[in-house]
The RNA shown here (transfer RNA) has 72 nucleotides and comes from a Pseudomonadota bacterium.
The organism belongs to Pseudomonadota, within Bacteria.

RNA sequence: GCGGUUGUAGCUCAACGGCAGAGCGGGAGGCUGUUAACCUCUAGGUUGAGGGUUCGAAUCCCUCCAACCGCG
Numbered sequence: 001g002c003g004g005u006u007g008u009a010g011c012u013c014a015a016c017g018g019c020a021g022a023g024c025g026g027g028a029g030g031c032u033g034u035u036a037a038c039c040u041c042u043a044g045g046u047u048g049a050g051g052g053u054u055c056g057a058a059u060c061c062c063u064c065c066a067a068c069c070g071c072g
Stems, first nucleotide, its partner, number of pairs: 001071007010024004018055001026042005048064005
């Protein structure tokens, strides 16, 4: 230099172009002699950045950034 994969909540990951979710973790409450476990509720997101297409984009297209893999 070229090609590919990935980037979404604190972490691990979902989400055919149509309300952004789950588990763990955090907070509050219940239960318990206490803790853990268990149960209920709850907060938390400019979907890596910028543009484009579309009635509508995490999703499609372009450019860039970062990590990883391969080729040279």
The RNAcentral record of the sequence draws on ENA.
It matches the Rfam family "tRNA". It is annotated as a transfer RNA.